[in-house]
Molecule: small-subunit ribosomal RNA
Organism: uncultured bacterium
């Protein structure tokens, strides 16, 4: 960075697809290790079990516990001087006390952790704001901490309940609760005052009023009291008030934040004000009153979807996509509502209520909430352990020890991802074996393996063994500052305990190459090829596409390529410029609105001043961390982690600059407009007038037709048409002028006159002074058709009717004909409404027409020329364009504004909406389906397109075929077989130049199996061949015998042959001519087909090869961006026509001789033969032509314009023919699909066709006589002469391997005779009899002869063939094949015509040009209905579900408000009783969740039936389109019709062709 795919090829447009990267992935196959990450994307589905929030006894009263202490006590026991002493148990007290903790109380359960349902929002991001706020714990400061009171849990007792949980009575404590006092410089409020602020207001000073405490805990000390505590003092902690800070939070604002307009209007506390309430605080936050506002095309409202961001993925970037993990914010905690507590919640592991669900229950009632960590079920393509530990980090509580912590640290599972390592290294050629391929030689796997020598990362076993432990804590002691002292604080020292991971990382030793490679691909894109199998099957496929017997595309194998513990597939996103800001387009590819006016908006001339919003510069703040980038560092490296730096394009503030844009002010005239003076015009509207023509009516004249068509008919007409004359009526349209002329915004506008009226142009420069351009919505105009109402109606004419045409003809053609066409008024609002080209402005070579003005020169004038402005054409440069083309009237160069496009089909359809009387218009999808659809140009081919030209192509002629009989071939039919092939021309008397057997391939039957034929091997034999006999058979085969018995030799043997045997193999006219070679046909002996270099074109390609002439010819000449060349043409070759030379036998005979005869002598002159030459070249003359090529005529010549004929066949086409001539790949058969044999068949016969022969007769038949060829053949041959036979032929036999002999007689012809127009003296089929020949053989199935028989046929329908001169026609002759068989074929000569005006037409061909939707190329392509199958969608009586609102009803819990009959410890009054203040239950009210009712809205699902659409195999009917597509097509509209479609009206060229006009170029 691109590539494949539309085409025969090309360029461009345009879609589809691929290569890259990524992933919280999944699936398939496979799987060694480690590190670091990640792991329910689906059911915010339901959850068993365990754990996830506690802690404080240094707040409190108890309880437990009894280690210990103190005091009292004083038993047993001992001693005793008997007095007692010692001893110290039980017990009691202190409520002293280590420890435990249910309850009261404090702090924390608002953090941490999870999830993304909701939310389109100040929710989030970013930047701001407060003169409108709160903040527990923490830090700093100031002041304080006085003195009282009343309860209550625990507990005890009684009692209810299954339980959960209570009720009552009695007692008690506090750092729990409640009054009172104190109180400023603090707080709140009010007033006065100073300063400040943009404002509301703020700050300070003064005065007044109001409001508070835990006096607690622990340690230590003690001078006072005391037995001891206590008090007191002190330290620490805690507490109160208050000021600040920090942290956290609440609120407000600017900007940004998805899709839909088929959601356009929304809103009633709604918007604002006043007052009050409420809140931490501003505020309609709430209430009352007042006003009527507020939001919205810059998208309100509604609907759908969605947590947002840092980031992540991709991309060069701009962007696009995304929002897992980590981090910030928000929201939620089964669903909905609510408040309480508190510094903080309307609270995940709190409360109340309602609902659903689950569980317990004694049926009365209760309990619960994993979207915490594990885990279970379910859903799903899919996502883990009911693990260890608080050692570290962090959090809560505590003075602390410590306790708690599924946060967290770790381990486990999973290749889910990223990163790293390994599966060995070296050597090793007999290039092993095996596999695969093979041209059988070999190649490849492949140094690969084995073998040998090493190494040890992972692995196995064992040993050693970290860092993470710093801080803090405990103990000891020191220092500092201070204290009366202790304690405490701070700093450092010593000692000690403490590790989940884990005996882990790491190290060492030993062992051992032992354990560790797969997956995908190999047609192109895209790296990598062969074999076998399969045979449009099985299958593959991302796109193009593979597979129908030789598949590199399927499957398998070998080999190869890629990646690698992974590899592929699927899904999703970005990329590959296909929504284009960077960075696209709109004449014809998709795309300019039908046209104007104009609103919002966007954009806007010149100069000056000012401002500083945009813009530009500087500075400050912010832009969290992580990520990303750079540098450095740590794990052996890397992934990963750490540190630092830069970046962070943004926002805000301050400040500066002022060119440009904007704002404000002033001026200007060139943009725009006005005035004045002119001229042009089918511009519009209304009224009036006119003539020509059609039709109709009346009258005259007049008679048989008229009319119409390709030809006809329907129709009109003897009741008088048509034609003609006159008069009249009525409607519609306005000939000529008329012109790529004019006018208009477009649609459009055409007789004349008048009236009213719009616009543009030219000139002038008096006026205004930017007043301008564009223009979403909006408004208006808008051909034709159509609709409504009322008129009108001559002509024309959808529909309709009839006649034709046709297979049909719902058409084209004809005759009629109604709506309509016309007018008035009102709708409709569309067209190929087109220049397929939006409007405006400016700029950018020229030339030439035309139209309307102006100026200048010239002229007497007409005119002519130059110039300028406005319009309208053509050509053309630069430039543009894919090309075509456009080119001052741009599709060029730029700017401004609007509209529109994003593959084809479905479809301008459906649904919805708006408009319309309707028709319908406007707006305008999706499912599904295809890999294209489309543009321009190129080469061909084709055209019922055009031009030029040729050909026995037509025409002009001659003779045939088609009718008859026969021959022959084919089809068909038949058959055991009728072997096979050839099928328009270009198969059919063709392969077959000759089927009785053979041939022969077919059929029946019978045989053989290494074979009828080839090569090789072994053994035996010595022959083979030949002669011959016998048996047997349908025949081969078979059986048996006789004769004969090889060559060479170095004597070893070798060769040859036969037989026997084994296998390799033979054999195949079996298949495939669509696997092939070779050969052949055909277009076509047509004049074409190409190349090199150059040039043109982006390219396919073009040019050359076209053009003007000419030719048989791309033959030649001229011209020309071409110049040359090749294969073809022509010539060279053969035959023939003339002559010469040479030669002279077998040929010839003029002269001489001779004979029956060139028979012989002689001769080679002639003929002839056969070799070499000559000759003809437009060479000569004239004319034409262009002075050419060439043509015409002439001379000469045997021949004259390639003299005649032949051979010769360019590039190619037809998958043309042939596997049965031959060769050959592959497949198939192998006791048969091979080989041999006999017989049969190829010869059949209702029929059809082709090619021929013979005829139908008198230009003839028959009989007799008679004349003249050429070219060939001949030894298994031709066979003379002679004889016999009517003849076919036979017998004998000369000659000849041939200019000698022979076949061999030529026939038509000529002469004479006969027949006399008839089914004949024509014609000869058919049949009978008898013969002949060939051959083993003549029945199926040969030819010939003789006699007899004597069919059809009297010149042939439609149609069709050959031939242009020695030709047609006619006549015979020969040859090949061949034993025999010729009407066929191939040759030969004899006799010997007619006609060609000419190229209109038919056929074929060549060149040029044109159109094309064709390119297997018109035998092409292609449209619609109908029928069948499948698919998605619309409508539909309805049915059913969801959602959000609205109205009304109900109204739980709860806040708030009211009330205070009832109840009530603290405070007040009071001796008391009681009362008061305050409070509470209860009740009432507002609000409100769930729920209910109702009518609508909206979104789905489903629905008998129905509608069109799409896709399908070779269905049916037609043939609408593409060529002039056979009626040019298409657009709009109306109408009709099985269908394509037809017709009417108007429009377009995106119509061919011809002619005219006009214009342009030369």
């Nucleotide at each position: 960075a691109g590539a494949g795919u539309u085409u025969g090829a090309u360029c461009a447009u345009g879609g589809c697809u691929c290569a890259g990267g990524a992933c919280a992935a999944a699936c398939g196959c496979u799987g060694g290790c480690g590190g670091c990450a990640u792991g329910c994307c689906u059911a915010a589905c339901a959850c068993a079990u365990g754990c996830a929030a506690g802690u404080c006894g240094a707040a409190c009263g108890g309880a437990c516990g009894g280690a210990g202490g103190c005091a009292a006590g004083g038993a047993a026991c001992u001693c005793u001087u008997c007095g007692g002493a010692g001893g110290g148990a039980a017990u009691u007290g202190c409520c002293c006390g280590a420890g435990u903790u249910a309850g009261u109380g404090g702090c924390g359960g608002a953090u941490g952790g999870g999830u993304g349902a909701g939310u389109a929002a100040c929710g989030c991001g970013u930047g701001g704001g407060g003169a409108a706020c709160c903040u527990a714990c923490c830090u700093c400061g100031u002041a304080g901490a006085g003195g009282g009171g009343a309860a209550u849990a625990a507990u005890a007792g009684u009692u209810g309940g299954a339980a959960a949980c209570g009720a009552c009575u009695a007692c008690u404590a506090a750092u729990a609760c409640c009054g009172c006092a104190u109180a400023a410089u603090g707080u709140a409020c009010a007033c006065u005052u100073u300063u400040c602020g943009c404002a509301u207001g703020a700050a300070g000073a003064g005065u007044g009023u109001a409001a508070g405490a835990a006096a607690g805990a622990u340690g230590g000390c003690c001078u006072c009291u005391g037995a001891a505590c206590a008090u007191g003092c002190u330290a620490u902690c805690g507490c109160u008030a208050u000021g600040a800070g920090a942290u956290g939070g609440a609120c407000c604002c600017g900007c940004g934040u998805c899709u839909g307009a088929u959601u356009a209007g929304c809103u009633a506390g709604u918007u604002g004000g006043u007052a009050a309430g409420g809140u931490a605080a501003c505020g309609g936050c709430u209430u009352a009153c007042c006003a009527a506002g507020g939001c919205a095309a810059u998208g309100a409202u509604c609907a759908g979807u969605a947590g947002c961001c840092g980031g992540c993925c991709u991309g060069a970037g701009a962007g696009g996509g995304u929002g897992a993990a980590c981090g910030g914010c928000c929201a939620c905690a089964u669903u909905g509502g609510g408040a309480c507590u508190g510094a903080g919640a309307c609270a995940c592991g709190g409360c109340c209520c309602a609902a659903a669900c689950u569980c317990c229950u004694a049926c009365g009632g209760g309990a619960g909430g994993c979207a915490g960590c594990a885990g279970u079920g379910g859903g799903g393509a899919a996502u883990c352990u009911u693990c260890c530990g608080c050692a570290a980090u962090g959090g809560g509580c505590g003075a602390a020890a410590g306790c708690c912590u599924g946060a967290c640290g770790g381990a486990g599972c999973a290749a889910u991802g990223c990163c790293g390592c390994g599966u060995g290294a070296g050597u090793g050629a007999a290039g092993a074996a095996g596999g695969c391929c093979u041209u059988c030689g070999g190649g490849u796997u492949g140094u690969a393996a084995a073998g040998c020598u090493c190494u040890a990362u992972c692995c196995u076993u064992g040993u050693c063994c970290a860092a993470g432990a710093g801080a803090g804590c405990a103990g000891a002691g020191u220092a500092u500052a201070g204290u009366a002292a202790c304690u405490g604080a701070u700093a450092g020292u010593c000692u000690g305990a403490g590790g989940a991971c884990g005996g882990u990382a790491g190290a060492c030793a030993a062992g051992a190459a032992g354990g560790a490679a797969g997956c995908c691909c190999c047609g192109g894109c895209u790296a990598a090829c062969u074999a076998u199998g399969u045979g449009c099957c099985a299958g593959c496929a991302g796109c193009c596409g593979c597979g129908g017997u030789a598949a590199a595309a399927c499957a398998u194998a070998g080999g190869g390529g890629g990646c690698a513990a992974g590899c592929g597939u699927u899904g999703u996103c970005c990329g590959g410029a296909u929504c284009a800001c960077u960075g696209g387009g709109c004449g014809u590819a998709a795309a300019g609105g039908g046209c104007g006016c104009g609103u919002a908006g966007g954009c806007g001339g010149u100069c000056u001043g000012u401002u500083a919003a945009g813009u530009c510069g500087g500075a400050u703040g912010u832009g969290a961390a992580a990520u990303g980038u750079a540098a450095g560092g740590g794990c052996u490296c890397a992934a990963c982690c750490c540190u630092u730096a830069a970046c962070g394009u943004g926002c805000a503030u301050c400040u500066g600059a002022u060119a440009c844009u904007g704002g404000c002010a002033g001026a200007c005239u060139u943009g725009a407009g006005u005035g004045c003076g002119g001229a042009a015009g089918a511009g519009g509207c209304a009224a009036g007038u006119g003539g020509a023509a059609u039709u109709c009516c009346u009258a005259g004249c007049g008679u048989a037709g008229c009319g119409g068509u390709g030809a006809a008919a329907u129709g009109c007409g003897u009741a008088g048409a048509u034609a003609u004359u006159a008069g009249g009526a009525g409607g519609a349209a306005c000939a000529c002028c008329a012109g790529u002329g004019g006018c208009g915004a477009a649609g459009g506008c055409g007789a004349c006159u008048u009236g009213c009226u719009g616009g543009g142009c030219c000139g002038u420069a008096a006026c205004u002074g930017a007043c301008g351009c564009u223009g979403a919505g909006g408004c208006g105009c808008g051909a034709a058709a159509g609709c409504g109402u009322g008129g009108g109606g001559a002509g024309c004419a959808a529909a309709c009717a009839g006649g034709a045409u046709u297979a049909g003809a719902u058409a084209c053609c004809c005759u009629g004909g109604u709506a309509g066409u016309c007018c008035a008024c009102g709708c409709c609002g569309u067209a190929a409404a087109c220049g397929a080209u939006g409007a405006g402005u400016a700029c950018u070579a020229g030339g030439u027409g035309u139209u309307g003005g102006g100026g200048g020169u010239u002229u007497c004038g007409a005119u002519a020329c130059c110039u300028u402005c406005g319009g309208u054409g053509c050509c053309g440069c630069a430039g543009u364009u894919a090309a075509c083309a456009c080119a001052a009237u741009a599709a060029g160069u730029a700017c401004u504004c609007c509209g529109c496009c994003u593959g084809g089909g479905g479809a301008g359809u459906a649904c919805g909406g708006u408009c319309g009387c309707a028709a319908g218009a406007c707006u305008g999808a999706a499912a599904c389906u295809c890999a294209a659809a489309g543009g321009a140009a190129u080469u061909g081919a084709c055209g019922g397109g055009g031009g030029c030209c040729c050909g026995c192509a037509c025409a002009a002629g001659c003779g045939g075929u088609g009718g008859a009989g026969c021959a022959u071939g084919u089809g068909g039919u038949u058959u055991a077989a009728u072997u096979c092939g050839a099928c328009g021309c270009a198969a059919c008397g063709c392969g077959a130049a000759g089927a009785a057997c053979c041939u022969u391939a077919c059929c029946a039957a019978g045989a053989c199996u290494u074979g009828a034929c080839a090569u090789c091997c072994u053994g035996u034999u010595g022959g083979c061949c030949g002669u011959u006999c016998g048996g047997g058979u349908a025949a081969u085969g078979c059986c048996g015998g006789a004769c004969c018995u090889c060559u060479c030799u170095u004597c070893g043997g070798a060769g040859c042959a036969a037989c026997a045997g084994a296998g390799a193999c033979a054999g195949g006219u079996g298949g495939u001519g669509c696997a092939u070679g070779g050969u052949u046909g055909u277009c076509g002996u047509c004049a074409g087909c190409u190349c090199g270099u150059g040039u043109c074109g982006u390219g396919a390609g073009a040019u050359g090869u076209u053009g003007g002439g000419u030719u048989a010819a791309g033959u030649c000449c001229c011209g020309c961006a071409a110049c040359g060349a090749g294969c073809g043409c022509a010539a060279c070759c053969c035959c023939u026509a003339u002559c010469a030379u040479u030669a002279g036998u077998u040929g010839c005979c003029a002269u001489c001789a001779u004979u029956g005869a060139g028979u012989u002598g002689g001769g080679c002159a002639c003929u002839c033969u056969a070799a070499u030459g000559a000759g003809a070249c437009u060479g000569c003359c004239g004319c034409g032509g262009a002075c050419a090529a060439c043509g015409c005529g002439g001379a000469g010549g045997a021949a004259g314009g390639u003299g005649g004929g032949g051979a010769u066949g360019a590039c190619g086409u037809c998958a043309a023919a042939u596997c049965a001539u031959c060769a050959u790949g592959c497949c198939c058969c192998u006791u048969a699909u091979g080989u041999c044999u006999u017989g049969g068949g190829c010869u059949a016969c209702a029929c059809a066709c082709g090619u021929g022969c013979u005829a139908c007769a008198a230009u003839g038949g028959c009989c007799g006589g008679u004349a003249c060829a050429g070219a060939g053949g001949g030894c298994a041959g031709c066979g003379a002469c002679c004889a016999c036979g009517c003849a076919a032929g036979u017998g004998c036999a000369a000659g000849c391997a041939a200019a000698u002999c022979u076949c061999a007689a030529a026939a038509a012809g000529c002469c004479g005779g006969u027949c006399u127009c008839a089914g004949u003296u024509c014609g000869g089929a058919u049949u009978g009899u008898g013969g002949g020949c060939u051959g083993c053989a003549a029945c199926c199935c040969g030819c010939c002869c003789a006699c007899a028989u004597g069919a059809a046929g009297u010149u042939g329908g439609a149609a069709u063939c050959g031939c242009u001169a020695g030709u047609a026609a006619u006549c015979g002759c020969a040859g090949g094949u061949c034993a025999g068989c010729a009407u066929a074929c191939u040759g030969c000569g004899g006799u010997g015509a007619a006609u060609a005006c000419g190229u209109u037409c038919c056929c074929g061909g060549g060149c040029c040009u044109u159109g094309u939707a064709c390119a297997c190329a018109c035998c092409g392509c292609c449209c619609g209905u109908c029928a069948c199958a499948c698919c998605a969608c619309g409508a539909a009586a309805g049915u059913u579900g969801g959602u959000a609102a609205c109205a009304c009803c109900c109204g739980a819990a709860g806040u708030c408000g009211g009330u205070g009959g009832u109840c009530u410890a603290a405070c007040c009054u009071g001796c008391a009783a009681a009362g008061g203040a305050g409070g509470a239950a209860g009740c009432c009210g507002c609000c409100c969740a769930c729920g209910g009712u109702g009518g609508g809205a909206u979104c789905g699902a489903u629905g008998a039936u129905u509608g069109g659409g799409g896709u399908g195999a070779a269905g049916u009917c037609g043939u609408a389109a593409c060529a002039a597509g056979g009626u040019a097509g298409c657009c709009g509209u109306a109408u009709c019709g099985g269908a394509a479609g037809g017709u009417g009206c108007g429009g377009c060229u995106g119509g061919a062709u011809c002619a005219c006009c006009u214009c342009c170029u030369u």